A computed fold for a 106-nucleotide RNA from Croceitalea sp., annotated as SAM riboswitch aptamer (S box leader). Its Rfam family is "SAM riboswitch aptamer (S box leader)". From the family's description: The SAM riboswitch is found upstream of a number of genes which code for proteins involved in methionine or cysteine biosynthesis in Gram-positive bacteria.
RNA sequence: UAGUUAUCAAGAAAGGUGGAGGGAUUGGACCCGUUGAAGCCUUAGCAACCCUUUAUCUUUAAAGAAGGUGCUAAAUUCUACCUGCCAAAUGUGGGAAGGAUAACCA
Numbered sequence: 001u002a003g004u005u006a007u008c009a010a011g012a013a014a015g016g017u018g019g020a021g022g023g024a025u026u027g028g029a030c031c032c033g034u035u036g037a038a039g040c041c042u043u044a045g046c047a048a049c050c051c052u053u054u055a056u057c058u059u060u061a062a063a064g065a066a067g068g069u070g071c072u073a074a075a076u077u078c079u080a081c082c083u084g085c086c087a088a089a090u091g092u093g094g095g096a097a098g099g100a101u102a103a104c105c106a
Base pairs, nucleotide, nucleotide: 001106003104004103005102006101007100008099013043014042015041016040017039021032022031023030026080027079028078029077044072045071046070049068050067051064052063053062054061055060076098081095082094083093084092085091
């Protein structure tokens, strides 16, 4: 980096450093930010994919958190493409695409 599968409306922040951007990308909207953004470091926390234990007895349930990841504003911030409902909409649903994370695999 590509592929496969699963999940993505829940949950969880302080300090140091840094010094103007950030919310993946593009357009639009909206929001966060000098009452200090991104990045980096430390500590803490959340979750339970891998993992551990027990039961089931072969795929599911419960419990756990030492270790490997991940995460700790807003639904994956919303929208864009297809589509249902509606008289209609900037209304309200579903799906896809893109993205993120994990495990496996090349």

Taxonomically the source falls in Croceitalea (Bacteria, Pseudomonadati, Bacteroidota, Flavobacteriales). The coordinates come from a structure-prediction model, not an experiment, and the mean pLDDT is 84.